[in-house]
């Protein structure tokens, strides 16, 4: 210089073929249980789905360019 893969909650990661409500573990508050912890149980906050566009009736999913990580080739 050219390809590639990944980017989604505080971490780790799911989200077939767009479809109207974005989700699980872990962690976090709060109450419950305990003589007091830890464990466990109930409920609860937490998200500009890496940015800017486009396409569409509708994009987390398609599309183009960009940032950012990481790999391959020269």
């Nucleotide at each position: 210089g050219g390809g590639c893969u990944u980017a989604u909650a505080g971490c780790u990661c799911a989200g077939g073929u767009g479809g109207u409500u974005a989700g699980a573990g872990c962690g976090c508050u709060a109450c419950a249980c305990u003589g007091a912890u830890a464990a466990u149980g109930u409920a609860g906050a937490g998200g500009u789905c890496g940015c800017u566009g486009g396409u569409u009736c509708g994009a987390g999913u398609c599309c183009a360019g960009c940032u950012a990580a990481g790999c391959c080739c020269a």
Transfer RNA from Flammeovirga sp. EKP202, 74 nucleotides, folded computationally. The sequence was found in a public genome assembly. The prediction has a mean pLDDT of 82. Rfam family: tRNA. The family's RNA type in Rfam is transfer RNA. Lineage of the source: Bacteria > Pseudomonadati > Bacteroidota > Cytophagales > Flammeovirga.